Overview
Predicted 3D model of a 163-nucleotide RNA (glmS glucosamine-6-phosphate activated ribozyme aptamer) from Heliophilum fasciatum. The organism belongs to Heliophilum, within Bacteria. Its Rfam family is "glmS glucosamine-6-phosphate activated ribozyme aptamer". By type it is a riboswitch. A reference for the family is Winkler et al. (2004), "Control of gene expression by a natural metabolite-responsive ribozyme", Nature. About the family: This entry contains a glucosamine-6-phosphate activated ribozyme that is found in the mRNA for GlmS. GlmS is an enzyme that uses fructose-6-phosphate and glutamine to generate glucosamine-6-phosphate. The ribozyme catalyses self cleavage of the glmS mRNA that is thought to regulate GlmS activity. Gene Ontology terms of the family: regulation of gene expression and catalytic activity.
[in-house]
RNA sequence: AAAAUAAUGCAAGCGCCAGAACCGGUGCGGGUGAAAGUAAACCGGUUGACGAGGCGGGGGUUUAUCGAAGAUUUCGGCGGAUGCCCCCUGGCUGCUCACGGCCUACAGUUCUGUAACAAAUCCCGGGAGUAAUCGCGGGGACAAAGGCGGAACGGUGAGUGUA
Numbered sequence: 001a002a003a004a005u006a007a008u009g010c011a012a013g014c015g016c017c018a019g020a021a022c023c024g025g026u027g028c029g030g031g032u033g034a035a036a037g038u039a040a041a042c043c044g045g046u047u048g049a050c051g052a053g054g055c056g057g058g059g060g061u062u063u064a065u066c067g068a069a070g071a072u073u074u075c076g077g078c079g080g081a082u083g084c085c086c087c088c089u090g091g092c093u094g095c096u097c098a099c100g101g102c103c104u105a106c107a108g109u110u111c112u113g114u115a116a117c118a119a120a121u122c123c124c125g126g127g128a129g130u131a132a133u134c135g136c137g138g139g140g141a142c143a144a145a146g147g148c149g150g151a152a153c154g155g156u157g158a159g160u161g162u163a
Stems, first nucleotide, its partner, number of pairs: 014079004019075001020047007050067003056088006090103004095159005108153007122139004127134002
């Protein structure tokens, strides 16, 4: 110094890279008057998701919501993840209970109306690196889901109370 072990912290379009592409280097051979450029292969490096939204507990599972973009790699792969399914706890659903349907600060289904909100892309400046490329500062915008309204439809059984 590295490795291993332990502890702590950090993430969820999050983390990683062995396919691929790109950059640099070496480079038999071929080529040439001599070269350069250049092929396979090898080594090293770079890229590899722009935000919004989403967590009761346990188990299982994998292509887990919404849009943005001059959409070529935001490709391909691996891991994870608040998604989905099952069970449980606690709740909503006209007074109670059970079933059914739902919910995690909200709570039936469908249709419909409506205001708001983002970052990258883009432009300007500047820094690091041989380069591919990466970071920083500033400017100006543009979403959808969700939210908030409206309409229609909407239980089964038992009990209690009132008329």